[in-house]
Context: one part of a larger RNA
RNA sequence: CUGGGCGUAAAGCGCACGUAGGCGGGUCUUUAAGCCAUCUGUGAAAGCCCAGAGCUCAACUCUGGAAUUGCAGUUGGAACUGGAGAUCUUGAAUGCCUGAGAGGAUGGCGGAAUUCCUGGUGUAGGAGUGAAAUCCGUAGAUAUCAGGAGGAACACCGGAGGCGAAGGCGGCUAUCUGGCAGUGCAUUGACGCUGAUGUGCGAAAGCGUGGGGAGCAAACAGGAUUAGAUACCCUGGUAGUCCACGCCGUAAACGAUGGAUACUAGGCGUUUGGAGUGUUAACCCUCUGAGUGCCGCAGCUAACGCAUUAAGUAUCCCGCCUGGGGAGUACGGUCGCAAGGCUAAAACUC
Numbered sequence: 001c002u003g004g005g006c007g008u009a010a011a012g013c014g015c016a017c018g019u020a021g022g023c024g025g026g027u028c029u030u031u032a033a034g035c036c037a038u039c040u041g042u043g044a045a046a047g048c049c050c051a052g053a054g055c056u057c058a059a060c061u062c063u064g065g066a067a068u069u070g071c072a073g074u075u076g077g078a079a080c081u082g083g084a085g086a087u088c089u090u091g092a093a094u095g096c097c098u099g100a101g102a103g104g105a106u107g108g109c110g111g112a113a114u115u116c117c118u119g120g121u122g123u124a125g126g127a128g129u130g131a132a133a134u135c136c137g138u139a140g141a142u143a144u145c146a147g148g149a150g151g152a153a154c155a156c157c158g159g160a161g162g163c164g165a166a167g168g169c170g171g172c173u174a175u176c177u178g179g180c181a182g183u184g185c186a187u188u189g190a191c192g193c194u195g196a197u198g199u200g201c202g203a204a205a206g207c208g209u210g211g212g213g214a215g216c217a218a219a220c221a222g223g224a225u226u227a228g229a230u231a232c233c234c235u236g237g238u239a240g241u242c243c244a245c246g247c248c249g250u251a252a253a254c255g256a257u258g259g260a261u262a263c264u265a266g267g268c269g270u271u272u273g274g275a276g277u278g279u280u281a282a283c284c285c286u287c288u289g290a291g292u293g294c295c296g297c298a299g300c301u302a303a304c305g306c307a308u309u310a311a312g313u314a315u316c317c318c319g320c321c322u323g324g325g326g327a328g329u330a331c332g333g334u335c336g337c338a339a340g341g342c343u344a345a346a347a348c349u350c
Stems, first nucleotide, its partner, number of pairs: 003322004007304002012318001014201004021194003025088007033081002035077003039073004049065006091191001092188005097182003103177007110154001115149007125136002162169002206247006215241002220236004258317006266295011278283001299306002323350003332343004
């Protein structure tokens, strides 16, 4: 020396699937690679260490011992890991039954509202602001009534409620379809966990081609404000926002908290199952699952806080960090139509 860490100090890949690899449940038999022990050989000498001896002492030298923690072989052992065989059901999975849900895809339908168009009524204003002006209106606006067109979004229900791996998902309805939970039975019999490389999914913006375009609105124009005002406010307004197909692959992609399993006081909500007592029923209560919140003990933490949904106690696997700046940059590689993404330094400096 054999490291310490990753909620907020540097550090969890945006999320999943999964290859190699790593790790892996109970019992029995066997094997003997790992493992343990005996013995043999070897592990040069010198040096180090110990005991003694020789130069007057010491340094130095000599003799003997120990050590050389290793390697190979040999003979044994069989608890654990590994290999082989057999078996089991609690991990995992499948089937049947039941249940909740904005989970996904495609088609159809609906009403409110905005805008526009046509017609009627009607007359001088309307719109906008802190105040104004640009702007709209006597070529008849605003208001109001009737009819029509078109696009986008779905008030109330709606909830720290639900679903999804994450991104995300909200009118109604039909079809197709994924996942999850509960209960009991049956089946398979460790089939499991993680996951480098890889593959797929991935908000918004952006890009390509073709549609669509009501409202909103980067850019842009005008009006204000101001010392100025390339802004905040106002009047307009194009990309875009919408659809189809194809790219992009990034976000404070956040729980700033990787996944899996087990264990470790409780209390109060809420969603949705199962069983039971009472009740006509709704429902209440008790017990028991799965989710989702708040509070809180032990414990942990630098503190804040976390606390059975852990940041507690442990094990397994992956990713990542190693002073600030330079810099998530240059160069190279690779991906992309581009924008740019991914990978990723150094000089120098404090």
Model confidence (mean pLDDT): 90 of 100.
A computed fold for a 350-nucleotide part of an RNA from an uncultured prokaryote, annotated as small-subunit ribosomal RNA, central domain.